[in-house]
Context: one part of a larger RNA
RNA sequence: UGACGGGGGCCCGCACAAGCAGCGGAGCAUGUGGCUUAAUUCGAUGCAACGCGAAGAACCUUACCAGGGCUUGACAUAUAGGUGAAGCGGUGGAAACACCGUGGCCGAAAGGAGCCUAUACAGGUGGUACAUGUCUGUCGUCAGCUCGUGUCGUGAGAUGUUGGGUUAAGUCCCGCAACGAGCGCAACCCCUGUCGUAUGUUGCCAGCGGUUCGGCCGGGCACCCAUACGAGACCGCCGGCGUCAAGCCGGAGGAAGGUGGGGACGACGUCAAGCCCUCAUGCCCCUUAUGUCCUGGGCUGCACACGUGCUACAAUGGCCGGAACAACGGGCCUGCAACCACGCGAGUGGAAGCGAAUCCCCCAAAUCCGGCCCCAGUUCGGAUCGGAGGCUGCAACCCGCCUCCGUGAAGUCGGAGUUGCUAGUAAUCGCGGAUCAGCACGCCGCGGUGAAUGCGUUCCCGGGCCUUGUACA
Numbered sequence: 001u002g003a004c005g006g007g008g009g010c011c012c013g014c015a016c017a018a019g020c021a022g023c024g025g026a027g028c029a030u031g032u033g034g035c036u037u038a039a040u041u042c043g044a045u046g047c048a049a050c051g052c053g054a055a056g057a058a059c060c061u062u063a064c065c066a067g068g069g070c071u072u073g074a075c076a077u078a079u080a081g082g083u084g085a086a087g088c089g090g091u092g093g094a095a096a097c098a099c100c101g102u103g104g105c106c107g108a109a110a111g112g113a114g115c116c117u118a119u120a121c122a123g124g125u126g127g128u129a130c131a132u133g134u135c136u137g138u139c140g141u142c143a144g145c146u147c148g149u150g151u152c153g154u155g156a157g158a159u160g161u162u163g164g165g166u167u168a169a170g171u172c173c174c175g176c177a178a179c180g181a182g183c184g185c186a187a188c189c190c191c192u193g194u195c196g197u198a199u200g201u202u203g204c205c206a207g208c209g210g211u212u213c214g215g216c217c218g219g220g221c222a223c224c225c226a227u228a229c230g231a232g233a234c235c236g237c238c239g240g241c242g243u244c245a246a247g248c249c250g251g252a253g254g255a256a257g258g259u260g261g262g263g264a265c266g267a268c269g270u271c272a273a274g275c276c277c278u279c280a281u282g283c284c285c286c287u288u289a290u291g292u293c294c295u296g297g298g299c300u301g302c303a304c305a306c307g308u309g310c311u312a313c314a315a316u317g318g319c320c321g322g323a324a325c326a327a328c329g330g331g332c333c334u335g336c337a338a339c340c341a342c343g344c345g346a347g348u349g350g351a352a353g354c355g356a357a358u359c360c361c362c363c364a365a366a367u368c369c370g371g372c373c374c375c376a377g378u379u380c381g382g383a384u385c386g387g388a389g390g391c392u393g394c395a396a397c398c399c400g401c402c403u404c405c406g407u408g409a410a411g412u413c414g415g416a417g418u419u420g421c422u423a424g425u426a427a428u429c430g431c432g433g434a435u436c437a438g439c440a441c442g443c444c445g446c447g448g449u450g451a452a453u454g455c456g457u458u459c460c461c462g463g464g465c466c467u468u469g470u471a472c473a
Base pairs, nucleotide, nucleotide: 001473002472003470004469005468007467008466009465010464011463012462013461015457016456019421020420021419022418023417026311027310028309029308030307031306032305033304034302035301042053043052064297065296066295067294068293069292070291073121077120078119079118080117081116082115083114087102088101089100090099091098092097105112106111123286124285126284127283128282132280133279135274136273137271139269144183145182146181147180148179149178150159151158152157163174164173165172189263190262191261192260194231195230196229197228198227199226200225203221208218209217210216234257237251238250239249240248241247313414317373318372319371320370321369322368323367329361330360331359335354336353339350340349341348342347380411385406386405387404388403389402390401391400427449428448429447430446431445432444433443
């Protein structure tokens, strides 16, 4: 000087408390450990691994296993020599591939492309993240981390950065052997909340006319909205408190207050944290194979254990009929598909429109109105299994999703323990998108309905500043 303390003081954070909904029990989904296996490819492993790399494992992917093949190789460059190449058809084969037949591209030519042989070489998702770059997690959006000069100290170092107030903040004020400065904080950026201006093939009977009643037509940009630009919030005004300060409390006005709400943004550093399987790369290793092609299998295996979720256990509920209201997005490199017909349905057959503020996905659902159920393992719950079908795809046996009929399991609110959340949040309800032929209870977004509680900081956890002890560094 740090680190640590079941030392002290001050102060924060859904840290506790207050409250709401969960998890831990059940069934299923998914990841992991373990076990098994020819293989169950590899990585991630307290917080900070475990719906993680996977924003899509039937083949492919694929790195694993078995078997069948190939070696100048599936891919690149170069040199030399040679040459009816690729493709198509047939035969064999599980395919890769082999053989037979056919087949001659560009250029005027030289020659080139392709193919074969030979040689240099290629290739490796093989090892090392304790050799590395890049990228990332984490403490932590925490308020800190340092430097120059000066001063003090023999020195390590201190001072500044401590102190009194204040703040979300090393934020600002005052004081002070310090005076300044840098990286952080804040602001500048984006979305959202109010208003104005501009523009109107979206919107509007708002006012007029027509109407086969649909902004449908004439017409109009006023409103809504869209896209730009601008205004607006600064403790600016008033009162009180305060060292006359920084600031705090209350009030007015205002769409909005005291960083309005949300996002992007992560200081010096810590964990020899993670990643050599994104990519790059040192060194080591394999080179008829640790490279490469193919078929099939595996990554989906199941006596178990854990994490994360979904669906429930019902009556503020289930079922049936009727009625209402979104937003974000996506759509032709063959996509989104209205509408009509058929089918109980998944869907099928036709088919208009739309490269999309103009058409389609697209009926949102919870909700409201009416009816049934009457507390039962039930008109709760839907696992499991049997049967019949639909779709994608070369192909759904291992191993896809969906529909219909039948079957109806566990489950009556969950031990110790444990998680999230302070407002348009939690809870609850549906919708869209990426990936994608197909496949979502995951992920990323969107809107609808919309709470309860917060006395307080003694205690648990994490953190900041000062101080104290130390046999630790």